A computed fold for a 254-nucleotide part of an RNA from a groundwater metagenome, annotated as large-subunit ribosomal RNA, domain VI.

Context: one part of a larger RNA
RNA sequence: CGCAGGAUAUUUGAGGAGGGCCAUUCCUAGUACGAGAGGACCGGAAUGGACGAACCGACGGUGUUCCAGUUGUCACGCCAGUGGCAAUGGCUGGGUAGCCGCGUUCGGAAAGGAUAAGUGCUGAAGGCAUCUAAGCACGAAGCCCGCUCCAAGAAUAGAUAUCCCUGAAGACGCCUUGGAGACUACAAGGUUGAUAGGAGCUAUGUGUACGAGCCGUGAGGCUUUUAGCUUAAGCUUACUAAUCCGUCGUCUGG
Numbered sequence: 001c002g003c004a005g006g007a008u009a010u011u012u013g014a015g016g017a018g019g020g021c022c023a024u025u026c027c028u029a030g031u032a033c034g035a036g037a038g039g040a041c042c043g044g045a046a047u048g049g050a051c052g053a054a055c056c057g058a059c060g061g062u063g064u065u066c067c068a069g070u071u072g073u074c075a076c077g078c079c080a081g082u083g084g085c086a087a088u089g090g091c092u093g094g095g096u097a098g099c100c101g102c103g104u105u106c107g108g109a110a111a112g113g114a115u116a117a118g119u120g121c122u123g124a125a126g127g128c129a130u131c132u133a134a135g136c137a138c139g140a141a142g143c144c145c146g147c148u149c150c151a152a153g154a155a156u157a158g159a160u161a162u163c164c165c166u167g168a169a170g171a172c173g174c175c176u177u178g179g180a181g182a183c184u185a186c187a188a189g190g191u192u193g194a195u196a197g198g199a200g201c202u203a204u205g206u207g208u209a210c211g212a213g214c215c216g217u218g219a220g221g222c223u224u225u226u227a228g229c230u231u232a233a234g235c236u237u238a239c240u241a242a243u244c245c246g247u248c249g250u251c252u253g254g
Base pairs, nucleotide, nucleotide: 001153005164006163007162008161009160010159011158015150016149017148018147021049022048023047024046025045026044027043033038051107052106053105054104055103059101060100061099062098066094067093068092069091070090071086072085073084074083075082076081112144113143118138119137120136121135170248171247172246173245174190175189176188177187178186195241196240197239198237199236200235201234202233205229206228211224212223213222214221215220
């Protein structure tokens, strides 16, 4: 832009894509078979490998600064307390959200249709025979379906429901953003507001802050104190910012 107005929601499925794997054990049964050794078809059940999809409650990673420890050096006048740098966050121990796997859950199917090789029934040509010539029935991990996903630009542009409309309905611009994302798009909002930031409370993580008191010559310890601090999480709260506004859009629809 189209689908001859517009909005929202729900859909049909032409067509397309994906998937389809394998093994072991047990029962039937030490049965059929076989002199024995050995050892089934058919049917039923369980487990596993590889592969794939989704997810993060548990397990396990990461988590560039959330917490703590610590060495050297420099600075804040000194002490104390902090901060910077150390070729990887200087190093070390942990760790929320998110993202992940080494983790968890699930999948391959069943059923149906038409068949291949093959197996048959009836049956002539050809008084017999013959699965085939007419006719009929079976038969595979394969084909068509079935399962999952996309899908009306399927230009034959589909369907259903509700609502709105003539400078209108509505859409876009602009702004705050993220569950979205390369950009765009999508999604949540724009004061009739919880969209982001801030603040408060909580959760979580770290592990008992600073200061003070006491003990010790001292390093240090104990008490105040399961403290203090806490990124991305949850709830609340208009304190800050989403201000004001502009453009397009109509009579071949009712």

It matches the Rfam family "Bacterial large subunit ribosomal RNA". The prediction has a mean pLDDT of 88. The RNAcentral record of the full RNA draws on SILVA.